[in-house]
RNA sequence: CGAGUCGGCCAGACAGUCGCUAUUCGCCUUCGGGCGGGUGGAGGAAAGUCCGGGCUCCACAGGGCAGGGUGCCAGGUAACGCCUGGGAGGCGCGAGCCUACGGCCAGUGCAACAGAAAAUAAACCGCCAUAACUUGUUAUGGUAAGGGUGAAAUGGUGCGGUAAGAGCGCACCGCGCAGGUGGUAACACGCUGCGGCAAGGUAAACCCCACUCGGAGCAAGACCAAGUAGGAAGGAAAGCGUGGCCCGCGUUGCCUUCGGGUAGGUCGCUACAGGCUGCUGGUGACAGCAGUCGCAGAUGAAUGACUGUCUACGACAGAACCCGGCUUAUCGGCCGGCUCGCACU
Numbered sequence: 001c002g003a004g005u006c007g008g009c010c011a012g013a014c015a016g017u018c019g020c021u022a023u024u025c026g027c028c029u030u031c032g033g034g035c036g037g038g039u040g041g042a043g044g045a046a047a048g049u050c051c052g053g054g055c056u057c058c059a060c061a062g063g064g065c066a067g068g069g070u071g072c073c074a075g076g077u078a079a080c081g082c083c084u085g086g087g088a089g090g091c092g093c094g095a096g097c098c099u100a101c102g103g104c105c106a107g108u109g110c111a112a113c114a115g116a117a118a119a120u121a122a123a124c125c126g127c128c129a130u131a132a133c134u135u136g137u138u139a140u141g142g143u144a145a146g147g148g149u150g151a152a153a154u155g156g157u158g159c160g161g162u163a164a165g166a167g168c169g170c171a172c173c174g175c176g177c178a179g180g181u182g183g184u185a186a187c188a189c190g191c192u193g194c195g196g197c198a199a200g201g202u203a204a205a206c207c208c209c210a211c212u213c214g215g216a217g218c219a220a221g222a223c224c225a226a227g228u229a230g231g232a233a234g235g236a237a238a239g240c241g242u243g244g245c246c247c248g249c250g251u252u253g254c255c256u257u258c259g260g261g262u263a264g265g266u267c268g269c270u271a272c273a274g275g276c277u278g279c280u281g282g283u284g285a286c287a288g289c290a291g292u293c294g295c296a297g298a299u300g301a302a303u304g305a306c307u308g309u310c311u312a313c314g315a316c317a318g319a320a321c322c323c324g325g326c327u328u329a330u331c332g333g334c335c336g337g338c339u340c341g342c343a344c345u
Stems, first nucleotide, its partner, number of pairs: 001341010012310007020041009043316001047327002050325005055217004062247004067213005072086005087101001088099004102208002107206002109202002124147002126143008155173006174197001175195005180189003221267004231258005238252004272294001274293008
């Protein structure tokens, strides 16, 4: 200097004029509000509604079955399908990145075509032996080392052995079992011994195993006001009780149709598993302690318009109960760690 990889920050700025909204202070008020001052006012994803919760109600709410979710190990967290660290497998020269990562010897399925044969495996070409004969053919028996097909053909290399071969035997490797060492564990080991050992693949196939799971949701729910018709008809015999079924428990009503009246407001609604700074502990996620700050609460839905200057010439894009994550979209700028390559010293 170039290329890459991992992490962090920002999200147009300033000034002026008019306008919107929350809160607070002062004045006025016909109590509905009005005027003026101060302070504040959309995101890194506010998006998707995919997970997990806080909160509210059923409700005093237990047990089981079915069903659902997760799937290596250990930690973090309120919790999680999230995050951190480690293991195994794979990709990359590397820094790094990815994983839907329990079990196929519990069972049941599935694998087109090609191929002799794809799990009760198996003989197309070939090799060997015997017999016959038309002297290179046929038949019988043996074989799975060589060749072919296929994504995949049932351990590999070498030596011996054999009629020809084959773990048939042996050595090494591989595999299985038992033990040992290290590690909390997953797991690892150029560790020890035994065994010729072969029984493939697929569970993001059904399934089995381990752990785990009430439901509904701020349009939850609570309160105030208003209001007619405390109406009419029908149904079951026991009914009803926030996913389904059963048991238990509780309760006295429940369901359907027609018809009529009202529908305005207050709370919930923002001080919290909160932010920032420092110290301590930890590889880390994070935890503890101390200090400090208060950072939108609209409700047909608030931050808009104009002018000037600067500029990186602004993308994706607007809170509606709140929080922790994940995923998706995205212009431009800044900072740092590490890896590889080139050149110089």

The RNA shown here (Bacterial RNase P class A) has 345 nucleotides and comes from a Gammaproteobacteria bacterium.
The organism belongs to Gammaproteobacteria, within Bacteria.
It was read from a public genome assembly, where an Rfam model found it.